The part of an RNA shown here (large-subunit ribosomal RNA, domain II) has 688 nucleotides and comes from a bacterium. The full RNA is in RNAcentral, with records from ENA. Its mean pLDDT, the model's own confidence on a scale to 100, is 85.
[in-house]
Context: one part of a larger RNA
RNA sequence: GCCAGCGAGUUGUCCUCUGUGGCGUUAGGUUAAGGACUUCAGGUCCGGAGCCGAAGCGAAAGCGAGUCUGAAAUGGGCGUCACAGUCGCAGGGGGCAGACCCGAAACUUGUGUGAUCUAUCCAUGGCCAGGCUGAAGCCUAUGUAACAGUAGGUGGAGGGCCGAACCAAUGUGGGUUGAAAACCGCUUGGAUGAGCUGUGGAUAGGGGUGAAAGGCCAAUCAAACCAAGAUAUAGCUGGUUCUCCCCGAAAUCAUUCUAGGAUGAGCCUCGGGAAAUUGAGUGAUGGUGGUAGAGCACUUUUUGGACUAGGGGUCCUACCAGAUUACCGAACCCAGAAAAACUCCGAAUGCCAUCACUUUUAUUCCGGGAGUUAGACGGUGGGGGAUAAGCUCCAUCGUCAAAAGGGAAACAGCCCAGACCGCCGGCUAAGGCCCCAAAGUGUGUGCUCAGUGGUAAAGGUUGUUGCGGUGGCUAGACAACCAGGAGGUUGGCUUAGAAGCAGCCAUUCCUUUAAAGAGUGCGUAAUAGCUCACUGGUCAAUCAUCGCAGCGCCGAUAAUUCAACGGGGCUCAAGCACACCGCCGAAGCCGCGGACUCCGAGCAAUCGGAGUGGUAGGGGAGCAUUCCGUCCGCAGCGAAGCACGACCGGCAAGGACGUGUGGAGCGGCCGGAAGAGAUGAUGCUGGC
Numbered sequence: 001g002c003c004a005g006c007g008a009g010u011u012g013u014c015c016u017c018u019g020u021g022g023c024g025u026u027a028g029g030u031u032a033a034g035g036a037c038u039u040c041a042g043g044u045c046c047g048g049a050g051c052c053g054a055a056g057c058g059a060a061a062g063c064g065a066g067u068c069u070g071a072a073a074u075g076g077g078c079g080u081c082a083c084a085g086u087c088g089c090a091g092g093g094g095g096c097a098g099a100c101c102c103g104a105a106a107c108u109u110g111u112g113u114g115a116u117c118u119a120u121c122c123a124u125g126g127c128c129a130g131g132c133u134g135a136a137g138c139c140u141a142u143g144u145a146a147c148a149g150u151a152g153g154u155g156g157a158g159g160g161c162c163g164a165a166c167c168a169a170u171g172u173g174g175g176u177u178g179a180a181a182a183c184c185g186c187u188u189g190g191a192u193g194a195g196c197u198g199u200g201g202a203u204a205g206g207g208g209u210g211a212a213a214g215g216c217c218a219a220u221c222a223a224a225c226c227a228a229g230a231u232a233u234a235g236c237u238g239g240u241u242c243u244c245c246c247c248g249a250a251a252u253c254a255u256u257c258u259a260g261g262a263u264g265a266g267c268c269u270c271g272g273g274a275a276a277u278u279g280a281g282u283g284a285u286g287g288u289g290g291u292a293g294a295g296c297a298c299u300u301u302u303u304g305g306a307c308u309a310g311g312g313g314u315c316c317u318a319c320c321a322g323a324u325u326a327c328c329g330a331a332c333c334c335a336g337a338a339a340a341a342c343u344c345c346g347a348a349u350g351c352c353a354u355c356a357c358u359u360u361u362a363u364u365c366c367g368g369g370a371g372u373u374a375g376a377c378g379g380u381g382g383g384g385g386a387u388a389a390g391c392u393c394c395a396u397c398g399u400c401a402a403a404a405g406g407g408a409a410a411c412a413g414c415c416c417a418g419a420c421c422g423c424c425g426g427c428u429a430a431g432g433c434c435c436c437a438a439a440g441u442g443u444g445u446g447c448u449c450a451g452u453g454g455u456a457a458a459g460g461u462u463g464u465u466g467c468g469g470u471g472g473c474u475a476g477a478c479a480a481c482c483a484g485g486a487g488g489u490u491g492g493c494u495u496a497g498a499a500g501c502a503g504c505c506a507u508u509c510c511u512u513u514a515a516a517g518a519g520u521g522c523g524u525a526a527u528a529g530c531u532c533a534c535u536g537g538u539c540a541a542u543c544a545u546c547g548c549a550g551c552g553c554c555g556a557u558a559a560u561u562c563a564a565c566g567g568g569g570c571u572c573a574a575g576c577a578c579a580c581c582g583c584c585g586a587a588g589c590c591g592c593g594g595a596c597u598c599c600g601a602g603c604a605a606u607c608g609g610a611g612u613g614g615u616a617g618g619g620g621a622g623c624a625u626u627c628c629g630u631c632c633g634c635a636g637c638g639a640a641g642c643a644c645g646a647c648c649g650g651c652a653a654g655g656a657c658g659u660g661u662g663g664a665g666c667g668g669c670c671g672g673a674a675g676a677g678a679u680g681a682u683g684c685u686g687g688c
Stems, first nucleotide, its partner, number of pairs: 001688006011097013028052003034046004038041001056063002066078004100239002103236001107229004112225002119203009128193001130162003133158001137154006166190003171186004205221001207217003242622006252265005266372002268369007278362001279359010293345001294343002299339007310328002312325004375400010405416003420594004425590003431584003434568003440581001442580007453570001459554003463551005469546001471545001480538005486511003491505003517532001521530002595612007623677001625674005631668004641661005648655001
């Protein structure tokens, strides 16, 4: 891993609801323990203790169709007047119990078991090749007054040195489903010591032992092992077994030692009741509001100007006052702006009401049962973030969740569209129609040449097309070149200066002119100088020149060839614009046949209408297994079981039937009772 078998909502009791039965409905229903009996079974008979109901109200005394409150109620609360219950059985749900099953890490208890491993200790034994070094002491010599000292010898000390056994385990290689649940090779440390070791013995679990690492205490140690409490507890993870039919969610609000749990509400389902224009949609009418937008009338902010209180500086001044100022500047005025916490205004939607129409009451109340309270993406309106995120938090709609089908190459959340079943029938949606690949190598007019199409910006572009743009132009344009570009005047103000060119002001004037701004830019401290506008000349133009627009082009860079159309390939089989015809295309719609559900009609057969995607979940109807009861059957002329079977009937779970095998039991109707259904639990046991 596979196969087989086993494997999870049970049982007791109490409460509650539904169904059903007995009795009762003229108020009753029922026994429990216990006892008796026999036909020995959900049996019969005693047993009325007790329980529920028939009356409530009050904290209670208590009173009673009333009662409580209160001094008292015209009051108010709870009752009466309104329909009866109770005891079984079955089922749904709940409480208490292990309470659907498996699963902890742990906790507690014990004259519980362990020191044959290991830690330390005690007793008694054993072991340490060989070599090196050469302490003290002693002897001799020398030396001293005597010591001391010095030298030689002797001696044999040491947690001394080298190195086997022995003990250890430094580095590395191998091994890593190993030869081995710690090993092997090489290398390495200690090796007379705090040494190693045999045997016997001691210390025991909050205890021991520990040259201390939380180490070790039998491959187990931040509290051993065994048994018991014990099915500990597990708001957690996993698993939870046949079929068909009807409906079908939620991922929100509030609270929570609460946030992955729960309780109430919301949303789903089942039963019962009640209706009214109850609900929903559309239209109309009338209300409501302060958003979008807009605005500046308020509040706050803000640009420029004008004007002017006040303040500052300077001058003057005994004081009061006054003068002045390229300083600041409230208010007011003019012009122009911003606002979620501004509004003189103000939509569309929304919400409320009324009327009409449409709609299989879709509404609402009571009761039984839930699940959900991690949501995801997309569009729109916003907050947070960086006008980041497949980001995050709200609102609103959609889809997914719980939705298959077609399209988007592939692609939960996008576009189209909601799958009861069958059909080798038809029409369409989105999207498509050269080939892959169903359908146009469809039609008309243009544009694009970049494979643009089939990624991207600022910016650039004499690519090309178009344009009423009332452009300019042989009366000579555009570009280039030559020449001019002047005078009042250095405009006024300001200023150290301000001369076209720091700045401010000004309908910015006038003159000479072919033309020339009180000046386009560079420049100067200011002038000067260069240049432009504008003018003349040279040159000379086939829409040649300027501008705008359409489609292109450049900008353009990533990691293994093409790799930024799904591919082939395409110059239309691309894109845009205008106009048109046809076709393909889905589980959509239609047609034909069939099944089921609900509603309506009918005595019925039947007919008509509406419907039948679905997770959590609610409701309904069935199939199969084992055993039991009554009745009926099958079977050695072959039961069960097993194997096989394009056949039969059932929507299905499954049931018949046939053949073979097998060799002794089995089945059917109607009921009853459950150890009642397995691909899943790193499930359990066995086999392979």